[in-house]
RNA sequence: GCUAUAAAGUGGGCUAUCGCUUCAGUGAAAACUGGAGAGGAAAGUCCGGACAUUGCAGAGCAGCGCACUACCUAACAGGUAGGCAUUCCGCGUAAGUGGGGUUGACAGAAAGUGCCACAGAGAAUAACCGUCCUAUUUGGGAUAAGGGUGAAAAUGUAGUGUAAGAGACUACAAUAUGUUUUGGUAACAAAAUAUAUGGGUAAACCUUGCGCAAUGAAAUGCCAAAUAAGCAGGCGCUGGAGGGUUGCUCGCCCGAUGCCUGUGGGUUGGCAGAAUGAGGUAUUAUGCGAAUAAUAUCCCAGAUAAAUGAUAGCCGCUGUAUGAAAAUACAGUACAGAAUCCGGCUUAUAAUUUUAUAGUAAUU
Numbered sequence: 001g002c003u004a005u006a007a008a009g010u011g012g013g014c015u016a017u018c019g020c021u022u023c024a025g026u027g028a029a030a031a032c033u034g035g036a037g038a039g040g041a042a043a044g045u046c047c048g049g050a051c052a053u054u055g056c057a058g059a060g061c062a063g064c065g066c067a068c069u070a071c072c073u074a075a076c077a078g079g080u081a082g083g084c085a086u087u088c089c090g091c092g093u094a095a096g097u098g099g100g101g102u103u104g105a106c107a108g109a110a111a112g113u114g115c116c117a118c119a120g121a122g123a124a125u126a127a128c129c130g131u132c133c134u135a136u137u138u139g140g141g142a143u144a145a146g147g148g149u150g151a152a153a154a155u156g157u158a159g160u161g162u163a164a165g166a167g168a169c170u171a172c173a174a175u176a177u178g179u180u181u182u183g184g185u186a187a188c189a190a191a192a193u194a195u196a197u198g199g200g201u202a203a204a205c206c207u208u209g210c211g212c213a214a215u216g217a218a219a220u221g222c223c224a225a226a227u228a229a230g231c232a233g234g235c236g237c238u239g240g241a242g243g244g245u246u247g248c249u250c251g252c253c254c255g256a257u258g259c260c261u262g263u264g265g266g267u268u269g270g271c272a273g274a275a276u277g278a279g280g281u282a283u284u285a286u287g288c289g290a291a292u293a294a295u296a297u298c299c300c301a302g303a304u305a306a307a308u309g310a311u312a313g314c315c316g317c318u319g320u321a322u323g324a325a326a327a328u329a330c331a332g333u334a335c336a337g338a339a340u341c342c343g344g345c346u347u348a349u350a351a352u353u354u355u356a357u358a359g360u361a362a363u364u
Base pairs, nucleotide, nucleotide: 001360002359003358004357005356006355007354008353009352010351012315013314014313015312016311017310018309020037021036022035023034024033025032026031039335043346044345046344047343048342049341050340051216052215053214054213058250059249060248061247063212064211065210066209067208068082069081070080071079072078083106084104085103087101088100089099090097091096107207108206112205113204114201115200116199128147129146130143131142132141133140134139155173156172157171158170159169160168174197175196176195177194178193179192180191181190182189183188220272221271222270223269230263231262232261233260234259235258242254243253244252245251279298280297281296282295283294284293285292286291316333317332318331319330320329321328322327
């Protein structure tokens, strides 16, 4: 220098003409003048909140979410820092180590139930081959040492023991759980000691712990306009149709100018919500960090079927071709498009910048 990966960032500029939305000013009006006018994801609508309305006698049953620790935060299934496991690289002959990175819905399989393809005798009350005892015709019994199947086969090695064997027993080791001590805020780690040896699976049911009202800006409040308390049929009028009350049940409450279906008619405008906010930028301080605090400064889209655009020229960036070079020609310049707002996550993205790691040609 190039390539790859990861993380973080940027994500075109200028001029002219025409046009759109909105605000301010002038004007009787038409119109004119000036200011402002999409994003890092405005997207998916996945998670969390603000805000609004409804509910808020009570009981029971369902249902849903989360799941190592500490911290950040308005809150979170988000983030930061760490622990543990996993896997890749490195180191090491190996056992292993834990320096660098990846991934992890990371409570419980020793409460219970279920499931475990194919292969295999057997997938959890193990007897196919083998071994041993007995028996004599392929019989009865013992056995998990060894072989074979499998992703997984009853903890491993050595010994004792036995007919042969077996945690049946002993020693050492491994794993799990309990207790104690030490370090750490904690998860956890190390050591000592006691007990046990029970295959896996909980994004299977389930158990444990913690938590959870419903709806969603088409929320909601107000103003204006309009109207037919029409017609037909059905049900019901307190022994009550129907309705409200978070998903269900009970319970509670409302209920006759009522409820349902069809038909016919009216209106279909405006204001608020809604643009000053957990706001942006800079500096300083604290903290490993996420972040927080203080000070200064700024105001930064607001439409309602929905504006933010079109055309022309020049420049920038990338690629290809020609060329000794300068340069010229051609092509490309992404993903995408606010709709109450905010914090995250996820996904899309031409080109390009920085940092880190790995690989590598040539030259020194």
Predicted 3D model of a 364-nucleotide RNA (Bacterial RNase P class A) from Taibaiella sp.
The coordinates come from a structure-prediction model, not an experiment, and the mean pLDDT is 75.
The model forms 98% of the base pairs in the Rfam consensus.
It matches the Rfam family "Bacterial RNase P class A". Rfam describes the family as follows. Ribonuclease P (RNase P) is a ubiquitous endoribonuclease, found in archaea, bacteria and eukarya as well as chloroplasts and mitochondria.
The sequence was found by an Rfam model in a public genome assembly.
The organism belongs to Taibaiella, within Bacteria.